[in-house]
Molecule: Bacterial RNase P class A
Organism: Candidatus Zixiibacteriota bacterium
RNA sequence: ACUGGUGGGUGAGGCGGCCGCGUGAUCGAUGGUCCUGAUUUCCCGUGCCGAGUUCUUGGCGCGGGGCAUCGGCCAUUGGUCAUGAGGAAAGUCCGGGCUCCACAGAGCAGAGUGCCUCCUAACGGGAGGGCGGAGCAAUCCGACGGAUAGGGCGACAGAAAACAACCGCCCCAUUCGCUUCGGCGGAUGAGGUAAGGGUGAAAAGGUGGUGUAAGAGACCACCGGUGGCCCCGGCAACGGGGCCAGCCGCGUAAACCCCACUCGGUGCAAGGCCAAGCAGGGAAGAGGGGCUGCUCGCCCCGUUUGAUUCCCGGGUAGGCUGCAUGACUGUCCCGGUGACGGGACAGCAAGAUCAAUGACCGCCAUUCCAUCCACAAGAUGGAAGACAGAACCCGGCUUACGACCCGCCAGUCAUC
Repeated sequence: ACUGGUGGGUGAGGCGGCCGCGUGAUCGAUGGUCCUGAUUUCCCGUGCCGAGUUCUUGGCGCGGGGCAUCGGCCAUUGGUCAUGAGGAAAGUCCGGGCUCCACAGAGCAGAGUGCCUCCUAACGGGAGGGCGGAGCAAUCCGACGGAUAGGGCGACAGAAAACAACCGCCCCAUUCGCUUCGGCGGAUGAGGUAAGGGUGAAAAGGUGGUGUAAGAGACCACCGGUGGCCCCGGCAACGGGGCCAGCCGCGUAAACCCCACUCGGUGCAAGGCCAAGCAGGGAAGAGGGGCUGCUCGCCCCGUUUGAUUCCCGGGUAGGCUGCAUGACUGUCCCGGUGACGGGACAGCAAGAUCAAUGACCGCCAUUCCAUCCACAAGAUGGAAGACAGAACCCGGCUUACGACCCGCCAGUCAUC
């Protein structure tokens, strides 16, 4: 330098102007209100005390109500200030918080996961490692328990896809032909044989020998696998070594199945509070509902005081809360290979509900294209800037993404 691999980050490009939207704070205006607010004053009722001309009046107090002012609250509106989407807010796939329901269990069924150790609130996530596979390597990929519990399946081809005989090879019997009389060849029948050929993705461990009529782990040596025992390393998965046993059994479990482990349901339209409004009638009716999908079992409501279901009719479809201080964010320190854990300091950062977070203009920057220029630099003009929008919250996974930035590693080539 080129090629390849891998980790992380930024992501409305920056600044300014101008118009607008949501939320919060604050100041003002207008309107409403008084939910145990304050003050002044008036009215009504009543108690006590006093006065006088016995039904009037004055003072003090209590209760209720009205007007006004201040104050509080609410609504609308105007000004000012602050603040306002993401790395995936997405898919809603997995896990948890939170919520309400259930908690009386047993059996069956169902779903998920599946090498080891660790991390974590938890996980099907992550870290480190083991084993297998791809690659020269960096690195990447793997649901990675069991095929001797059982049954199923294995396209095409092939005789056969696990009770292997198509061709070939071999023995025997019968028969025919030839004969140099030793036999040789053919046909038919009954057997043996997995060494050779052929089919296939895959054909019953491999190579060599012994053996045999021909053959075969039938036997032997070596290699490979499997199993058992022992030693060493490792927490473990596992790795290395030694000895023994012919034990050699096709593949397939993200198919059925077996084994081990895990799993109650419900989702913020959960749940809580407030306000507003209404009108009942008819029919069927002995069952209905919950705990778990089913069964048993248990519990609740109901059987003429009618559960429940259906039909007709009536009302409402508003507000507050949950809801933004949290497994939170940033910086630094310590421990750990790492995921992560511990600590110190600082910070508070969207909250809509027809659903805000937007549009326009100017200048500058980036990349690309065109023209001028020998090239470069520069100038002018034009174009481009992604994927995508919070809705109870959090941890992951997966998917989408124009462009740019910062590292690390491997291979090849060249030079020193």